A computed fold for a 524-nucleotide part of an RNA from an uncultured rumen bacterium, annotated as small-subunit ribosomal RNA, 5' domain. The RNAcentral record of the full RNA draws on ENA and SILVA. Its Rfam family is "Bacterial small subunit ribosomal RNA". Gene Ontology terms of the family: structural constituent of ribosome and ribosome.
[in-house]
Context: one part of a larger RNA
Parts: sequence; C1' cells; structure tokens
RNA sequence: GGAUGAACGCUAGCGGCAGGCUUAACACAUGCAAGUCGAGGGGCAGCGGGUGUAGCAAUACAUGCCGGCGACCGGCGCAAGGGUGCGUAACGCGUGAGCGACAUGCCCGUGACCGGGGGAUAACCGAUGGAAACGUCGCCUAACCCCCCAUAUAUGCGGGGACCGCAUGGUCCCCACAUGAAAAUUCCGGUGGUCACGGAUUGGCUCGCGUCCCAUUAGGUAGACGGCGGGGUAACGGCCCACCGUGCCGACGAUGGGUAGGGGUUCUGAGAGGAAGGUCCCCCACAAUGGAACUGAGACACGGUCCAUACUCCUACGGGAGGCAGCAGUGAGGAAUAUUGGUCAAUGGGCGGAAGCCUGAACCAGCCAUGCCGCGUGCGGGAAGACGGCCCUACGGGUUGUAAACCGCUUUUGUGUGGGAGCAAUAAGGGCGUCGCGCACGUCCGAUGAGAGUACCAUACGAAUAAGCAUCGGCUAACUCCGUGCCAGCAGCCGCGGUAAUACGGAGGAUGCGAGCGUUAUCC
Repeated sequence: GGAUGAACGCUAGCGGCAGGCUUAACACAUGCAAGUCGAGGGGCAGCGGGUGUAGCAAUACAUGCCGGCGACCGGCGCAAGGGUGCGUAACGCGUGAGCGACAUGCCCGUGACCGGGGGAUAACCGAUGGAAACGUCGCCUAACCCCCCAUAUAUGCGGGGACCGCAUGGUCCCCACAUGAAAAUUCCGGUGGUCACGGAUUGGCUCGCGUCCCAUUAGGUAGACGGCGGGGUAACGGCCCACCGUGCCGACGAUGGGUAGGGGUUCUGAGAGGAAGGUCCCCCACAAUGGAACUGAGACACGGUCCAUACUCCUACGGGAGGCAGCAGUGAGGAAUAUUGGUCAAUGGGCGGAAGCCUGAACCAGCCAUGCCGCGUGCGGGAAGACGGCCCUACGGGUUGUAAACCGCUUUUGUGUGGGAGCAAUAAGGGCGUCGCGCACGUCCGAUGAGAGUACCAUACGAAUAAGCAUCGGCUAACUCCGUGCCAGCAGCCGCGGUAAUACGGAGGAUGCGAGCGUUAUCC
C1' cells in the first nucleotide's frame, strides 16, 4: 500500500447493488416451514343446496339425492427443496480412467399382454380401559388393498451351436424342465396396469495421481495379509463366517498425536509464491448424544419408527410428551451480526385430467454507512481586500479571504400537487389452421401484480433540507502563539516533556481524505 462476513470512537443528506452469529453443533416459549388426489374406494362428521313430513309461518325432523368433504382405506410425494460444518487427513474431495462386478420411481422409444378365482381389514356400529397420551375386544364392509391359478420373449439348471475379446471371460441362436405378471375406468378416442428390451437421468463400487503440522511420534498389525469354500448385497470384496497358510504396512515417513469439511474460487503479489475457503455453485458429512433397523426405486430418513443416555415439560404418581444446525423470534455467550413482515404475481417444486391446493424454496418489503458504486450539500460575479479572530519588527502591516455581505442564475436533491409503469408468459374458455383426428399440435384472442400508487415522468416553490474526521518533529503532505515545566501527557519506530516545546493541552492557520474519517484485529 492492498484486503475484510469485521468491531470500536467521532460524525452522518440520498439512491442503486450486495452482505449481515466468524463466539455456545448452547438451551429454546409461540406461529408457520409437506402435502395432495372424490377422475382409486367405503362412506357422510361438518358446510351449502334439493326433496319429503309436521306446522299458518318462523322452524323442527328425515333423506348421500346434488355440490362438496373432516376422519378412514389406497396412490404419489415426504430421500427433493431449506439448514449447519460436529465429525472426517479419508477414494472425503479434485482430476483422469474402469465396472467383462451393478441399480435406477417418475420421463422417452420398441414389442407383447391385461384370462380365471379367492381373502382380509380400517372407517362405521356395539362394548370397554385410562387423568391424559393412547388403547383393547366383538360384529360388518369396499377398492387401483392382499393372495392363488393360467399364460409370457425374463431368470435358473442341463444339452447343442456360432462369433468375439481385456486375464477372470463376453455376446448371440436353438431345445427340454422349473419359477415369476397385471386393475380398473371411459364420452370408446383414450387415461391407467403388467412383463421384456433399449435410451436418458441419477446413483453405487474400484483404481492412478494430488491433498496440513509434529520424528522431542520408529516401529505398527490377529480378520491383521492371502487362499479354499460358503453367507450376504443391486454389485465386487475379510463385507461377514468356518478351515488352512504367515503374511501385510514402514525413513519414498508406517503407527501415533495435533489441526481441519474438500473444490470452483477469493485476497495479495510483476511473477513465482504466500494466505483464506464468508456470500454464490458442485461434492461430502450431520440433524439433542449414541445405536438399530423398517418402509421404499431411492433413507439406515432434520420437521418417520424403535432402544439407550442427558436435559426440559405434563401428570390423578399408575404413566406420558419433546428435539429450530428450516423461517422469524427468545435467553445465554460475545467486541459483534437483522423482522415473531407480505405474496404465491413471477421462477421452480409436490399432488391432480384440470380447476386448483400446498410451498418461511423463491420473489419482495423492513433493520444496519457493513462494503462497493453513483449523486448532492450550489454556480457566476463581487475589494471598502469590511467587521471579528489570529500573528508581527505594532499610528502600520500580514493572514483568515472572493471567503462573507451584496447582485444575478440554476433546482440535482428536498417539500407539495398531478400522472404512472415493465415484471403477464399464459390458464379455463373461444376463433383459425394442420394431420395419422385427439380432452392432439400450432397460432391468435382471452383472467390474474405481493412488491406499490413503488420506480419513473410532469409541475410549483425556494439556496432553500445537507460536512465532518484525522493529522501538521523526521519517516510524511501540512507552523505559529499561549498554557504546562521529566509534571500533566504523547508515542507505529526514532523519540518528545526538567521555563521561550513546530512532538504534551488549547487557539489561529495549514495539509490529507470526505458521508465518511481515524483506531484496533487479521492476511499478503
């Protein structure tokens, strides 16, 4: 000098863009953050409507008949999105390869199929336990729920054949046996279901190389290293197991200890290098702490389950409930870090045929000079070089200083008034066109704005509403007076201060930067 997720002191007009618990992965009140589908199902608790009965009427009762729909069964989603950096020195990450050892819901393409039969259960109803949380028993019932049989280009085993390679081997064809499917709905076009093959995407696994400090850590290791055989897995493998062998790693740093998420990148530097990994993106790990599996295409699952532990809460003392490292917010810690805001309008996600519903993802708004950038606090003229201040060699002069006053001008900004966007593409529905005709495709019209009466524009007024901070001995731009008298104090280094201090404190003046300026901390 540059830089910062900064803090502190003094000061402070505005806008745009960005950023905002670096400390206690400390504890959390409250609200919200994952639902959706009635075009899968049985139904009808509540709401609206219809109908019926009683009544003059108000109204009451009945009725799933319609719109819909709480709870329930079922499907899809909840493994994404969002948060944090505890752990991890590791195939965790980065980069380059491999899988002849693998999986992949939804999506796309191709081929084939959808035949027959059976069963249970929730809700509801009845009974009953408990303070509650929550149950228990009995009876009934539906489905795209569950099961059985048939068939199948798949799988397994056996036999035969062809081709190929990268070592274990791979690919294809034929035969026999065994095993494995399905669900309806319909406006009859479809939508949906099953199997197989292929694609795409996403993931799993393996390997080469790279990846911090300590040798004042030198030896480490028994599932340890390998083999045979099995189990397990989507898959290879001591991943696990029985038996056999005694190997395996290490000064090219094993083992141990400390520290740490990694990368793209960021800062600095002429570069080489050094330092950092906040915001954004990719990967990993974690969800009070530790462990475990279930479901599922996918989890060993932040707002799922079970167990243990610590803590907090409720209790009728028998027993129960909870997990903000989601968004806000609270306490604590700290030098220090924001609102218990608005909207699904846009983008994206889940479900749905759609309308739509949900979405603290997201988009906006609020707070903070935390940073970067931009703008303003006027412009021109104006010498009696005014008054006042300060200084001097003092009837005078210098300086503040064109500075002010005064004259003229402008109106960014501000205040008032008026207007006022873009973000909106489309959906339902409609018009037209196309074909292989459909709830098809293309195109044109056609609702919807949180932000917000915001940005922006016009107009009126009036220099009006707007300057500080640090420094002035040398380094280092900028000097005098007064006070103090090794005191009070300053200080980054050298050093100032003991009676004329340009170094302390004040004043005048000057210099630097400027809505900031200094100090502190850290990195180069």